[in-house]
Molecule: THF (Tetrahydrofolate) riboswitch aptamer
């Protein structure tokens, strides 16, 4: 010297926790345009990554009634009135449960991971 290797930002999947939305169209993803930021220890850096803005086409699913709540009726002390409780019937606006959304965030695990160029680091000789 050849060769091999380490390591970033971050990305994906699974699991757990906790939220949002569920028809005034959210959120995610896609397409077009613009801007910004970051990219192994150092430097450079894209047609790649991430974020934001504008525009476009798409795009979610609701169900249930144990609880809870609402309405109506009945009913209780000697009687009348009343109805916290009790019984029955009906319902679901607010809660609840189960779903749904290429759903947000956090944690853990696994996998992938500096397009590329120059130098450096470790092994090796």
């Nucleotide at each position: 010297a050849a060769c091999a290797g380490a390591g970033u930002a971050g990305a994906a999947a699974g699991c757990a926790g906790u939220g949002a939305g569920u028809u005034c169209a959210a959120g995610u993803g896609u397409c077009g345009g613009g801007c910004a930021u970051a990219c192994a220890g150092g430097g450079a850096g894209u047609u790649g990554a991430u974020g934001c803005c504008c525009g476009a086409a798409c795009g979610a699913a609701a169900a249930c009634a144990u609880c809870u709540c609402c309405g109506c009726g009945c009913a209780a002390a000697u009687c009348c009135c009343a109805u916290c409780c009790g019984c029955g019937c009906g319902g679901a606006a607010c809660g609840g449960u189960u779903g749904c959304u290429g759903u947000g965030c956090u944690g853990c695990u696994u996998u992938c991971g500096c397009a590329u160029c120059c130098c450096g680091c470790u092994g090796g000789c």